[in-house]
Context: one part of a larger RNA
RNA sequence: AUGAACGCUGGCGGCGUGCUUAACACAUGCCUUUCGAACGGAGCGCCGGACACGGACUAUUUCGGUAGGAAGCGUGCGGAGGCUUAGUGGCGGACGGGUGAGUAACGCGUGGAUAACCUGCCGCAUACCGGGGGAUAACAGCUGGAAACAGCUGCUAAUACCGCAUAUGCCCGCAGUGCCGCAUGGCACAGCGGGGAAAACUCCGGUGGUAUGCGAUGGGUCCGCGUCUGAUUAGGCAGUUGGCGGGGUAACGGCCCACCAAACCGACGAUCAGUAGCCGGCCUGAGAGGGCGGACGGCCACACUGGGACUGAGACACGGCCCAGACUCCUGCGGGAGGCAGCAGUGGGGAAUAUUGCACAAUGGGGGAAACCCUGAUGCAGCGACGCCGCGUGAAGGAAGAAGUAUCUCGGUAUGUAAACUUCUAUCAGCAGGGAAGAAAACAGACGGUACCUGACUAAGAAGCCCCGGCUAACUACGUGCCAGCAGCCGCGGUAAUACGUAGGGGGCAAGCGUUAUCC
Numbered sequence: 001a002u003g004a005a006c007g008c009u010g011g012c013g014g015c016g017u018g019c020u021u022a023a024c025a026c027a028u029g030c031c032u033u034u035c036g037a038a039c040g041g042a043g044c045g046c047c048g049g050a051c052a053c054g055g056a057c058u059a060u061u062u063c064g065g066u067a068g069g070a071a072g073c074g075u076g077c078g079g080a081g082g083c084u085u086a087g088u089g090g091c092g093g094a095c096g097g098g099u100g101a102g103u104a105a106c107g108c109g110u111g112g113a114u115a116a117c118c119u120g121c122c123g124c125a126u127a128c129c130g131g132g133g134g135a136u137a138a139c140a141g142c143u144g145g146a147a148a149c150a151g152c153u154g155c156u157a158a159u160a161c162c163g164c165a166u167a168u169g170c171c172c173g174c175a176g177u178g179c180c181g182c183a184u185g186g187c188a189c190a191g192c193g194g195g196g197a198a199a200a201c202u203c204c205g206g207u208g209g210u211a212u213g214c215g216a217u218g219g220g221u222c223c224g225c226g227u228c229u230g231a232u233u234a235g236g237c238a239g240u241u242g243g244c245g246g247g248g249u250a251a252c253g254g255c256c257c258a259c260c261a262a263a264c265c266g267a268c269g270a271u272c273a274g275u276a277g278c279c280g281g282c283c284u285g286a287g288a289g290g291g292c293g294g295a296c297g298g299c300c301a302c303a304c305u306g307g308g309a310c311u312g313a314g315a316c317a318c319g320g321c322c323c324a325g326a327c328u329c330c331u332g333c334g335g336g337a338g339g340c341a342g343c344a345g346u347g348g349g350g351a352a353u354a355u356u357g358c359a360c361a362a363u364g365g366g367g368g369a370a371a372c373c374c375u376g377a378u379g380c381a382g383c384g385a386c387g388c389c390g391c392g393u394g395a396a397g398g399a400a401g402a403a404g405u406a407u408c409u410c411g412g413u414a415u416g417u418a419a420a421c422u423u424c425u426a427u428c429a430g431c432a433g434g435g436a437a438g439a440a441a442a443c444a445g446a447c448g449g450u451a452c453c454u455g456a457c458u459a460a461g462a463a464g465c466c467c468c469g470g471c472u473a474a475c476u477a478c479g480u481g482c483c484a485g486c487a488g489c490c491g492c493g494g495u496a497a498u499a500c501g502u503a504g505g506g507g508g509c510a511a512g513c514g515u516u517a518u519c520c
Stems, first nucleotide, its partner, number of pairs: 001518002004516005011391006017384002019349001024347003028344003034090002038088002041085004046079003050075002053072001057068004098302003107227008117219002122215007130164001132162002139154006170195005176189005200207002228274003235265002240262004245257003277299004281292004304325005327338004355381001357380003363377001364375004394424004404415004428461001431455004438447001464509005469490003475504005485492002
C1' cells in the first nucleotide's frame, strides 16, 4: 500500500468502491425501438340525410280509440378528417452496456505511410427531379399442423420493385497535350465510342430524392522501433519463399488458384512449451528501479462451443439468420423452443463481494417536421467501517485527595481532578416549523419534504482494540511449575516468571484495532 478476508468491537455524515473463485448453469421481470407528414387497410370516434325500432309528450275524442311525434338505439349511404394500430416501407438494432476466455500478435504503445482504400447521418458547392410498367404483404376464402408455423387461390398501395428519357460532371475502352513527383505513378485540359440517376409527402412554412466534387467525422491496410519466462525446447517450414498470369477485395498482398523456380526463418534465440489482454496509469522508492493493470479513459478480442455467410455505409453481428455439437425445456412423439461475459435476481464454487428499487427531472443516444416515444446508458436511492476524509461520545471549576479496587516495610502509595458536586454548552442523533439550487424563453425534479435554515429540549443515546523481556513506547501482584502455554527474530516456562494465565496499573492507535495474504 490493497477491489481484500478473518477475530473482537461499532455513534453520525460526505465522497468513492464492492464475484479477484466457475468465460459454471440459469427460474422470473425489464435492457431497441421509432416514424400515420412514405403506403393500402382495419377498429373506435364526429357530422349530414335515409330506413327500421322506439315511444317522452301533444292535439282530439262518442273515453273504446284516432292523429302527430322528441330523446334514444340499430342498419346501410355520403362527408370531414380526430385517435389507435397488425402489415408493407424508411431509419436505428454495427452505438451504448458486459466480460478478459483466447491472443507473445502489427494485438497494444509510439512514430510514420496510403501515388493501394472506404465512409450512412452532418456541412459546403454545382446540376437535375420527365414519363411509364408489372407485382406483393396486409385483407378475403380454403387447406395442413398439438404447437411453432406453413401452403394454395383471389384483390390492392407506396418514398417497395423494374424498364424508358435526360447526363455538365461520373464509370469503362481507345488514342493525346502540358505540368509535377518518391518507384509503381499523380494532377489538369481536350477528342472518339460505349454505359449508367431520381420520390415523393405537406399544416405551403418546409421536409425529402438523384448525380458529382470538396470537407468533417469514423474506419481499413502497410511499415520502423518497443513489448514476460524457459536451450533440461536447436533446428523449423510445403502455399512453405519468390516469380508470371489470373480470381477476389473498398484496397495492397499466396488472400486464393494454375504454372515455374527452390527458396525462406534461426544462438542478434527461429520453432516448441509455459504464462499473459495491451496502454494512459496505480503502488512503492530520494532516485534509478521493482511490482501491478481492480475502478475511470483509449485500443483489442469474445458473446453456450465450433463453423458459415446474408443484409447493410458499416457486422461475419451479445438481446439477427443458417449448420453441427453439448445442455435445458415443450410435445398430441410427427416436431418445436432457448442462450444473463446487459440490469436486478437464483443455484453452485469460494475466505469473500450488494436491491428481482425509483426516474427519464438532468446529461447523452435512437426515431420523428414536431408534439412526443424508447433508453437497467445515465441520474439517483438501498445494502456492506470495504477504503479515504470530516465530526462526535462533552466543557470549565472541583481534595494534600471520598468510597471501592490494587499494592504495602501497615506508615503509606497508586487509580486521581478522575468521580461525586457546582456552573455551562448543544456538534451529531431525536422533536417541531420553514424549505431549495440542480430547469439557459414556457412546461417539466426521480433524488426529496433531501440538503440547508430556525426554534424548543436533555449530559443525556454514542469506546473499543492491541500491546507492556530486547528490537519497541509501556511494571507490579497472584496463579502455574519445561506443565499449561507464548513466539515476527533472539528466545521465555524445570517454585519468588516485568516473556504463560488473571488482576491492578501503564503505553499505542481510535470507530476502529489486531491477524493473515500479497507488492515495494
Model confidence (mean pLDDT): 86 of 100. The part of an RNA shown here (small-subunit ribosomal RNA, 5' domain) has 520 nucleotides and comes from an uncultured bacterium. Rfam family: Bacterial small subunit ribosomal RNA.